[in-house]
The RNA shown here (SAM riboswitch aptamer (S box leader)) has 113 nucleotides and comes from a soil metagenome. Its mean pLDDT, the model's own confidence on a scale to 100, is 81. Its Rfam family is "SAM riboswitch aptamer (S box leader)". About the family: The SAM riboswitch is found upstream of a number of genes which code for proteins involved in methionine or cysteine biosynthesis in Gram-positive bacteria.
RNA sequence: CUCAUCCAGAGAGGCUGAGGGACCGACCCUAUGACGCCUCGGCAACCAUUCACCCAUUUGUGAAGCUGGUGCCAACUUCGGCGGACGCACUACAUGUGUGUUCGGGAGAUGAG
Numbered sequence: 001c002u003c004a005u006c007c008a009g010a011g012a013g014g015c016u017g018a019g020g021g022a023c024c025g026a027c028c029c030u031a032u033g034a035c036g037c038c039u040c041g042g043c044a045a046c047c048a049u050u051c052a053c054c055c056a057u058u059u060g061u062g063a064a065g066c067u068g069g070u071g072c073c074a075a076c077u078u079c080g081g082c083g084g085a086c087g088c089a090c091u092a093c094a095u096g097u098g099u100g101u102u103c104g105g106g107a108g109a110u111g112a113g
Stems, first nucleotide, its partner, number of pairs: 001113006011040005019029003023081004041073003046069003049064005077107001082104009
């Protein structure tokens, strides 16, 4: 950089000791011990693997979860951030302010290349 996914799912113990949830705002978690590290356990099915199917072949579809490579195990990626549509409230009636739903985008995370 490209592609795919992101409203599901899954925690105990030990060490340490004050921050953490990417950024900003909000909100939240946290001495009843955060973040991090280690051990064990689990979730999931991206890749590998195995099986079945499709196909001339490749591509592809589905399943399994024994084994391997990652990943993950508070809150929808915690929510919002930029733009559109449709509502609601307020108002100085302005092409305003606030807010809700929804769609898209941006950013981020993970995997594969």